Model confidence (mean pLDDT): 78 of 100.
This is a predicted structure of a 331-nucleotide RNA (Bacterial RNase P class A) from a soil metagenome.
It matches the Rfam family "Bacterial RNase P class A". Rfam describes the family as follows. Ribonuclease P (RNase P) is a ubiquitous endoribonuclease, found in archaea, bacteria and eukarya as well as chloroplasts and mitochondria. The family's RNA type in Rfam is ribozyme. Gene Ontology terms of the family: dimeric ribonuclease P complex, tRNA processing and ribonuclease P activity.
Of the family's consensus pairs, 93% are formed in the model.

């Protein structure tokens, strides 16, 4: 440094939740068995599962973004065998960064479309900039016998040198110039184009040409490309009181039809049935698992003296927290 594992132990006693069996005087009692984690956490990503929606297209929003393969899921095409797109896991590799090494890290398309940002310092933070310095001109205190020198000031040139900074608009050398500057040249670095070689590929490497240089941040907005319906177990399914509703029936009863009887019709009462569906129950639901609620406590001994932390539909990934200890391999 990498990978894997453990994360107090033993015993006694007392409890808590699920399941099974036995027993009972139906209140209960007894026995057996199972009962948190590597992250159960955050709920960030994907999926299962469930319901809703589904004619096509768009906006918004989201995910992903180097290459090859593996496997899983999903979508599209195909009569089919199958092919392709996208996403996740894993393996191998390329490129960049860090390290002496083993090895580790990388949201790894675009900063030459636009908007924006860069603390402090600094004159100036991006088609920038004159603080010191350097150079030229004007003026000219003053000095000098004179030729001439020339402070301060003003105007201008200059990115070579100093200084600030994480970063100051390619580097070194030469020419050039008043001083300088890719202004010119050689070499190097970088960018773009063409060609060769190696590789499935990302890419690596070599040659030629070009303008001389286009800084950093996209885990800032944004742009480009590909893909994506919505809601989450309080999803949802089954059963189903009471109340309300519907249909039918009646040796009951009231109003109405000039109404005493029959009949019709509208109600009351009683009965049967029906559909939806509430309370409620069950399922969903698990080799812990229900109510949101259990999974513990006391004592004794021992040691290395015990960290982070507690399930709520399930599975995979990611992230975060973690006292201490063990094993294997490498530097």
């Nucleotide at each position: 440094c990498a990978g894997g594992c453990c994360g107090g132990g033993u015993g006694a006693c007392c409890g808590c939740g699920g399941g099974g069996c036995c027993u009972c005087u139906c209140g209960g009692g007894g026995c057996c068995u199972c009962g948190a984690g590597g992250a159960a956490a955050g709920u960030c990503c994907g999926g299962a599962c469930a319901c809703c929606a589904c004619a096509g297209g768009g906006c918004a929003g989201g995910a992903c973004g180097c290459u090859g393969g593996u496997u899983c899921g999903u979508c599209u095409c195909g009569u089919g065998a199958g092919a392709g797109g996208c996403g996740g896991u894993c393996c191998a590799g390329g490129c960049g960064g860090c390290g002496a090494a083993a090895g580790c890290c990388g949201a790894c398309g675009g900063a030459a479309a636009g908007u924006g940002g860069a603390a402090c310092a600094g004159a100036a933070a991006g088609g920038a900039g004159a603080c010191c310095g350097c150079c030229g001109g004007c003026c000219g205190a003053g000095g000098g016998c004179a030729a001439c020198c020339g402070a301060a000031g003003c105007c201008g040139g200059u990115a070579a040198g100093g200084g600030u900074g994480a970063a100051a608009c390619g580097g070194u050398g030469g020419g050039g110039u008043a001083a300088g500057a890719g202004c010119c040249c050689a070499c190097c670095a970088g960018c773009g184009g063409c060609c060769g070689u190696g590789g499935c590929g990302a890419c690596a490497u070599g040659g030629c040409c070009g303008g001389c240089u286009u800084g950093c941040c996209a885990a800032a907005c944004c742009c480009c490309g590909u893909c994506c319906g919505g809601u989450g177990c309080a999803a949802g399914g089954c059963g189903a009181a009471g109340c309300a509703g519907g249909u039918c029936c009646c040796g009951u009863u009231g109003a109405c039809g000039u109404g005493g009887c029959c009949c019709g019709c509208c109600g009351a009462g009683g009965g049967a049935c029906c559909g939806g569906g509430u309370a409620c129950g069950c399922c969903g639901c698990a080799g812990a698992g229900a109510g949101a609620g259990a999974u513990g406590g006391u004592c004794a001994c021992c040691c290395a003296c015990g960290a982070c932390a507690g399930a709520a539909u399930c599975c995979g990934g990611c992230u975060u927290a973690c006292a201490g200890g063990c094993c294997u391999g490498c530097u």